[in-house]
RNA sequence: GUUUCCGUAGUGUAGCGGUUAUCACAUUGGCCUUACACGCUAAAGGUCCCCAGCUCGAAACUGGGCGGGAGCA
Numbered sequence: 001g002u003u004u005c006c007g008u009a010g011u012g013u014a015g016c017g018g019u020u021a022u023c024a025c026a027u028u029g030g031c032c033u034u035a036c037a038c039g040c041u042a043a044a045g046g047u048c049c050c051c052a053g054c055u056c057g058a059a060a061c062u063g064g065g066c067g068g069g070a071g072c073a
Base pairs, nucleotide, nucleotide: 001072002071003070004069005068006067007066010025011024012023018056027043028042029041030040031039049065050064051063052062053061
């Protein structure tokens, strides 16, 4: 340089154009315990990478940009 894939809570991850964006771990409170761990329960935490477009409606579709991985040269 070129082809292709990916970008969503702190981390990983799901998500037919229409619900309050999902789950696990982590974090915090409560229960349990003499205490800690495990376990149970509840909560907080997301401008869905950025800009524009299509649409009644976009995390999703289209275009451009940015960042990352892989293949080829």

Transfer RNA from Sinocyclocheilus anshuiensis, 73 nucleotides, folded computationally. Rfam family: tRNA. Gene Ontology term of the family: triplet codon-amino acid adaptor activity. The family's RNA type in Rfam is transfer RNA. The prediction has a mean pLDDT of 82.